[in-house]
């Protein structure tokens, strides 16, 4: 350097439950472990999720309400790629 052992030491923590934040997606804390060798950091790229606000259409009838559609400026790295950093050492 590469690779990731029926190794050792340690690390993270899905679903679910409770509380809190949020319009939602989702997030935080505690409990809990399905998994993870970068499941450490970065949301700038692609994908995916959401749609409060905004815009468009329709109906009602009138500073608006309701229904439908579009849309990230909101999220997700435990979707992927990329960048940065990093523990251990059976093997090559």
């Nucleotide at each position: 350097g590469u690779c990731g052992a029926c190794a050792a030491a340690g690390g993270c923590a899905a679903a679910c439950u409770u509380c809190c934040c949020g319009a939602a997606a989702g997030g935080g804390a505690a409990g809990g472990a399905c998994g993870c060798a970068a499941a450490g950091c970065u949301a700038a790229u692609g994908g995916c999720c959401u749609a409060a606000a905004u815009c468009c259409c329709g109906u009602c009838g009138u500073c608006g309400a309701c229904g439908g559609g579009a849309c990230a400026u909101g999220g997700u790295u435990g979707c992927a790629g990329a960048g940065c950093u990093g523990c251990c050492g059976c093997g090559c």
This is a predicted structure of a 92-nucleotide RNA (c-di-GMP-I-GGC riboswitch aptamer) from a Spirochaetales bacterium.
Its mean pLDDT, the model's own confidence on a scale to 100, is 84.
Of the family's consensus pairs, 95% are formed in the model.
The sequence was found by an Rfam model in a public genome assembly.